[in-house]
């Protein structure tokens, strides 16, 4: 980095310290954080999807080892469907495999 697969309305910090201005994946349109310091980096802390170890016939538990994740449902629409909520589908995340 490409392709299928699997999950994505559950869970977890108003912590310290670094910066210093926008930020929530692009666009749009909202609607929300953010100078009482967001968004990002680093520790600490924590969650448990996925791989990974133990127990276990299995179901399922337990650990937190590799990734991952801890504002607001992938924050919400956007294209189909429907009175409308739901739902399908595109888009993105994330994992584990294969080229």
């Nucleotide at each position: 980095a490409a392709u299928g697969u699997a999950u994505c309305a559950a869970g977890a910090g108003u912590g310290c310290g670094g910066g210093g201005a926008g930020a929530g994946u692009u666009c749009u349109g909202g609607c929300u954080c953010c100078a009482u310091g967001a968004u990002c980096c680093g520790c600490c802390g924590g969650c448990a999807a996925c791989g990974u170890g133990u127990c276990g016939a299995a179901a399922g538990a337990c650990a937190a080892c590799g990734u991952g994740c801890c504002a607001c449902a992938u924050c919400c629409a956007g294209c189909c469907c429907u009175u409308g909520c739901a739902g399908g589908g595109a888009a993105g995340a994330u994992a584990a495999u294969u080229u």
Predicted 3D model of a 99-nucleotide RNA (SAM riboswitch aptamer (S box leader)) from a Candidatus Parcubacteria bacterium. Model confidence (mean pLDDT): 81 of 100. The RNAcentral record of the sequence draws on Ribocentre. Its Rfam family is "SAM riboswitch aptamer (S box leader)". About the family: The SAM riboswitch is found upstream of a number of genes which code for proteins involved in methionine or cysteine biosynthesis in Gram-positive bacteria.